A computed fold for an 87-nucleotide RNA from Peribacillus butanolivorans, annotated as c-di-GMP-I riboswitch aptamer. It was read from a public genome assembly, where an Rfam model found it.
Order: sequence, then structure tokens, then C1' cells
RNA sequence: AUGAGAAAACGGCAAACUAAUCGAAAGGUUAGGACGCAAAGCUAACAGGUCUAAGGUCAGAUUGACUAUGAUAGCUGGGCUACCUCU
Repeated sequence: AUGAGAAAACGGCAAACUAAUCGAAAGGUUAGGACGCAAAGCUAACAGGUCUAAGGUCAGAUUGACUAUGAUAGCUGGGCUACCUCU
């Protein structure tokens, strides 16, 4: 260097929920919190899946359907980067 792994060691992140806040919503941010995670670090302009539907379109019943340029990396695969140990 490559590959593998979390047994050890140093540690790291932070689900649900609560409060505040942003957002049309999904969801995000901050603080608390800890279900879990060997990449639960980054990448959504790498590919797919899933969620939402403001706006737009259609129908025309006040409602419904479709649609991402919105969201999700803790949905899957990929790409990039990385501590420790073994090889």
C1' cells in the first nucleotide's frame, strides 16, 4: 500500500421523543435525549427506490388525480475520504 475486521484501545455519530425555530408539506436546524451505527463521514448534478405537492396540469363539487425544480446519505448500490488492529 491492499484486503479484512470491531475482539482490544482512543474515541466518534445520534433514532424515537421533547422544546424552540424554518418550511405549503415532506423534512431541516439548534438544545436535550440514546434506538442503534465499522464509515450512521461527504456526495441527491452517479444510478435507483421512497416521501411530500407549494406551483403547474387535468377533471370540474368546496374535492380528487398527476407532476419535483423540494426532501430522504439512519433506504439500496456506487464514488471520494478516514482512526485502530490483523494481514